[in-house]
Context: one part of a larger RNA
RNA sequence: UUGGGCGUAAAGGGCUUGUAGGCGGCCCGCUAAGUCAGUUGUGAAAGCCCUCGGCUUAACCGAGGAACUGCAUCUGAUACUGGCAGGCUUGAGUGCAGGAGAGGGAGGCGGAAUUCCAUGUGUAGCGGUGAAAUGCGUAGAUAUAUGGAGGAACACCGGUGGCGAAGGCGGCCUUCUGGACUGCAACUGACGCUGAGGAGCGAAAGCGUGGGGAGCAAACAGGAUUAGAUACCCUGGUAGUCCACGCUGUAAACGAUGGGUGCUUGGUGUGCCGGGUGUCGAUCCCUGGCGUGCCGGAGUUAACGCGUUAAGCACCCCGCCUGGGGAGUACGGUCGCAAGGCUGAAACUC
Numbered sequence: 001u002u003g004g005g006c007g008u009a010a011a012g013g014g015c016u017u018g019u020a021g022g023c024g025g026c027c028c029g030c031u032a033a034g035u036c037a038g039u040u041g042u043g044a045a046a047g048c049c050c051u052c053g054g055c056u057u058a059a060c061c062g063a064g065g066a067a068c069u070g071c072a073u074c075u076g077a078u079a080c081u082g083g084c085a086g087g088c089u090u091g092a093g094u095g096c097a098g099g100a101g102a103g104g105g106a107g108g109c110g111g112a113a114u115u116c117c118a119u120g121u122g123u124a125g126c127g128g129u130g131a132a133a134u135g136c137g138u139a140g141a142u143a144u145a146u147g148g149a150g151g152a153a154c155a156c157c158g159g160u161g162g163c164g165a166a167g168g169c170g171g172c173c174u175u176c177u178g179g180a181c182u183g184c185a186a187c188u189g190a191c192g193c194u195g196a197g198g199a200g201c202g203a204a205a206g207c208g209u210g211g212g213g214a215g216c217a218a219a220c221a222g223g224a225u226u227a228g229a230u231a232c233c234c235u236g237g238u239a240g241u242c243c244a245c246g247c248u249g250u251a252a253a254c255g256a257u258g259g260g261u262g263c264u265u266g267g268u269g270u271g272c273c274g275g276g277u278g279u280c281g282a283u284c285c286c287u288g289g290c291g292u293g294c295c296g297g298a299g300u301u302a303a304c305g306c307g308u309u310a311a312g313c314a315c316c317c318c319g320c321c322u323g324g325g326g327a328g329u330a331c332g333g334u335c336g337c338a339a340g341g342c343u344g345a346a347a348c349u350c
Stems, first nucleotide, its partner, number of pairs: 003322004007304002012318001014201004021194003025088003029084003033081002035077004040072003049065006091191001092188003095184004103177007110154001115149007125136002162169002206247006215241002220236004258317006266295011299306002323350003332343004
């Protein structure tokens, strides 16, 4: 539990899909459930309120009235909401024609670099740091050349560029596949929005089984530094990082800003699609749509700022907040192999 709020003060669910529910475009007719007006009945008494009266007054008491904002009934109204029937096309969807994109899955291929192996050349150093040392090297290292192996990641292009619901996505080719956008206006005719539960997706780390392992690198070992140094620096180095399948389900999962629709001065970049002018053609110029940035007007805001991509003006639906600590803890429930996740208090204290 009203109210007021949720970018940064407490507060937007990590994201999507969708069930119930809530909400829902334009026109016409019917209905009369909601709604509105009136009738009748009822709404005990006492009390509250008003008027009058009785105790010397008051409290108190008596009488009358009003009220009892409600419920039922009947009659009526039909603007709005609902129900039923019919119609419409602007919301939504379909179709046709296009171009854009690191959107997703699978398969294949490529070059640079690191490391390792073999061989050649070659000789005393290399490496590393603030300086060093551990380490590597005369059993020939570092350097250099050729060949080979293997794993991971894709320089330049590359861009407040693009795509995706979010997480996220970047070498090239093939294949399967999702979505958005533009143009046409042929088709359906409100088929829509949101969405408690539910379901699916969900970085990194972590877990299970099997593989793989170049580089990097928790843990660990050593060398330094230091008063110490369980660190920062250095030499090594195992899980892991990679792949397949299965779990986990978290995050500063952030725009710290839920989704949808409409309305409200502008300027300037940029991506994609279209139209016009112009041109031999491209560029340029004007312009429509969608996206993505910056700057700013009104307005808004506690301020910072936001400002047609709103945090402005409104409506619809969901989630969430209600002083700090205790505490995202305990207990219970539920999910998980575990780690732990979700749900989530109180005493006490300031």
This is a predicted structure of a 350-nucleotide part of an RNA (small-subunit ribosomal RNA, central domain) from a metagenome. Model confidence (mean pLDDT): 89 of 100. It matches the Rfam family "Bacterial small subunit ribosomal RNA".